A computed fold for a 74-nucleotide RNA from a soil metagenome, annotated as Glycine riboswitch aptamer.
The sequence is in RNAcentral, with records from MGnify.
[in-house]
């Protein structure tokens, strides 16, 4: 750094309707955009997240998916 197993959240209401679809509203833990301190003559570059932006994703049930932390292997 990858894989196997585990555990893993946070957001909804109407409408129409045969899977689903629209409207407006919401969440942030895939993935992506942003920036501080510190350092430094001074400029430039370079500077993290669970902060922050919601492009993406999701949120009406399941299912997948899922930062992150345990187990075991390479």
């Nucleotide at each position: 750094c990858g894989g196997u197993c585990g555990g893993g959240a946070g957001a909804g209401u109407c409408c129409c309707a045969u899977u689903g679809g629209g409207a407006c509203g919401c969440c942030g833990a895939a993935g992506g955009g942003g920036c501080a301190a510190c350092a430094u003559c001074c400029u430039c570059c370079a500077g993290a997240a669970u902060c922050u932006c919601u492009c993406a994703g999701g949120c009406c049930u399941a299912a997948u998916g899922g930062a992150c932390c345990g187990u075991c292997c390479g």